[in-house]
Context: one part of a larger RNA
RNA sequence: CGCAUACGGUGGAUGCCUUGGCAGCCAGAGGCGAUGAAAGACGUGGUAGCCUGCGAUAAGGCUCGGUGAGGUGGCAAACGACCUGUGACCCGGGCAUUUCUGAAUGGGGAAACCCACCCAGCACAAGCUGGGUAUCCCACACUGAAUCCAUAGGUGUUGGGAGGCGAACCGGGGGAACUGAAACAUCUAAGUACCCCGAGGAAAAGAAAUCAACCGAGAUUCCCCCAGUAGCGGCGAGCGAACGGGGACUAGCCCUUAAGCGGCACAACUGAUAGGCGAACAGGCUGGGAAGCCUGACCAUAGCGGGUGAUAGUCCCGUAGCCGAAAUCUGAGUGUCGUGAAAUCGAGUAGGUCGGGGCACGUGAAACCUUGACUGAACAUGGGGGGACCAUCCUCCAAGGCUAAAUACUCCUGGCUGACCGAUAGUGAACCAGUACCGUGAGGGAAAGGCGAAAAGAACCCCGGAGAGGGGAGUGAAAUAGAUCCUGAAACCGUAUGCGU
Numbered sequence: 001c002g003c004a005u006a007c008g009g010u011g012g013a014u015g016c017c018u019u020g021g022c023a024g025c026c027a028g029a030g031g032c033g034a035u036g037a038a039a040g041a042c043g044u045g046g047u048a049g050c051c052u053g054c055g056a057u058a059a060g061g062c063u064c065g066g067u068g069a070g071g072u073g074g075c076a077a078a079c080g081a082c083c084u085g086u087g088a089c090c091c092g093g094g095c096a097u098u099u100c101u102g103a104a105u106g107g108g109g110a111a112a113c114c115c116a117c118c119c120a121g122c123a124c125a126a127g128c129u130g131g132g133u134a135u136c137c138c139a140c141a142c143u144g145a146a147u148c149c150a151u152a153g154g155u156g157u158u159g160g161g162a163g164g165c166g167a168a169c170c171g172g173g174g175g176a177a178c179u180g181a182a183a184c185a186u187c188u189a190a191g192u193a194c195c196c197c198g199a200g201g202a203a204a205a206g207a208a209a210u211c212a213a214c215c216g217a218g219a220u221u222c223c224c225c226c227a228g229u230a231g232c233g234g235c236g237a238g239c240g241a242a243c244g245g246g247g248a249c250u251a252g253c254c255c256u257u258a259a260g261c262g263g264c265a266c267a268a269c270u271g272a273u274a275g276g277c278g279a280a281c282a283g284g285c286u287g288g289g290a291a292g293c294c295u296g297a298c299c300a301u302a303g304c305g306g307g308u309g310a311u312a313g314u315c316c317c318g319u320a321g322c323c324g325a326a327a328u329c330u331g332a333g334u335g336u337c338g339u340g341a342a343a344u345c346g347a348g349u350a351g352g353u354c355g356g357g358g359c360a361c362g363u364g365a366a367a368c369c370u371u372g373a374c375u376g377a378a379c380a381u382g383g384g385g386g387g388a389c390c391a392u393c394c395u396c397c398a399a400g401g402c403u404a405a406a407u408a409c410u411c412c413u414g415g416c417u418g419a420c421c422g423a424u425a426g427u428g429a430a431c432c433a434g435u436a437c438c439g440u441g442a443g444g445g446a447a448a449g450g451c452g453a454a455a456a457g458a459a460c461c462c463c464g465g466a467g468a469g470g471g472g473a474g475u476g477a478a479a480u481a482g483a484u485c486c487u488g489a490a491a492c493c494g495u496a497u498g499c500g501u
Base pairs, nucleotide, nucleotide: 001500002499003498004497005496006495007494008493009492015486016450017449020421021420022418023417024416025415026414027413028412029410030409031165032164039101040100041099042055043054044053046079049075050074051073061095062094063093064092065091066090070083071082072081106115107114108113116133117132118131119130120129121128122127135162136161137160138159139158140156141155142154143153169200170198171197172196173195174194180187184234210217211216221248222247223246224245225244231239232238252402253401254400255346260339261338262337263336264335265334266333269331271329272328273327275323276322277321281296282295283294284293285292297314298313299303305317306316307315351375352374353373354372355371356370357369358368361387382397383396384395385394386393437444438443457485460472461471462470463469
């Protein structure tokens, strides 16, 4: 040095576990905000820090309910001081307080800071306390030119509203490129991404100037077919209907005072926000421990699930079932009050020409819808459409408006489910994670779970530096479960023995 065996060290794979995730289903909710939000800064404890809670009334105040013996949140124990059957702590409803920043709104500002003015009360004064002072829009009031009346304009600490935040869904205004076409320009990607505006719990659309085809249907929306069909298309790549059928859901109205919408009130009712009652088992054996095994019972509208020293219907929490609210909210309903636009059957409209856009449809034979420019009717004896256009025929009535449901989504709340994951997985994050750390910044972005049933977390002794670490002793079922703690693979490093060289 090699091989083998045994025993270790290191390391943290594997197994088992789960506080966390992921995907859904059923319900709820679908907003919060000048009565100051979301998000924060700083404070706040007998407390040094962090988390949580709260706000100078500061881990909290008042009150109304629930509950019923302990309690003063967590990491995190001890001590101290207290509270509590005159009901603490805890849970729920309401009320109060709620520093400073932040739309931030008195002015400023390098957010959490700086500097003011006005009014009222108190005060001799210094000052203290409280309230107010942003902008825009609408209304109202008062003023008020050229210019007589007026109007424009101005003023207002008058009244009302807005502003900001929020995951997706929705409507509108703008709107790419990579890419594909095996290059590329029309085309595609795609009206996608992205930007802006606006709204609601849904939005949008919507009661035919619609389709159809000589038969008829009867608002809109969504799904399945029709159908990858008819078509469109450098007829390339690709794009891609409708009629009709089957379903979901159904609701019609107004401008002609109504469809409606909003506020307020309400005995009782439904539901939400705390809760309550809730059946039935003992003995023996093994074991550290019984829920295991054996024997004999019981309940079941309850044998879902979780816990308990191993695997429990009958030990605990629960579960089935049945009850429950002082207070606030919800729904349906009733009553009452208020509101109720524009317009008066729709004219610079329909239609036309030019140029665009949208329609599955790229200008095409291109209807239809829309409109930037220029034009420009009729008035129900009228007008639009039926895919150039004309006639016949059929059908409808534009240029005003409202409208639930079926549909889309999930930042959020509750319950339930999983041939979903189980710590290199599952969220980036099971753990004080959008943290540490990196970056001027936009931004990027980790690692890190497990003693034991119970801390019973090793008193005392010894070596040692009043160490680290270890040896005894003790606890424990187990300490090679000793806090770098379940299991403890491999690489890697040793010790002992044997053999070989």
Model confidence (mean pLDDT): 85 of 100.
Predicted 3D model of a 501-nucleotide part of an RNA (large-subunit ribosomal RNA, domain I) from Billgrantia aerodenitrificans.
The source organism's lineage runs through Bacteria, Gammaproteobacteria, Oceanospirillales, Halomonadaceae and Billgrantia.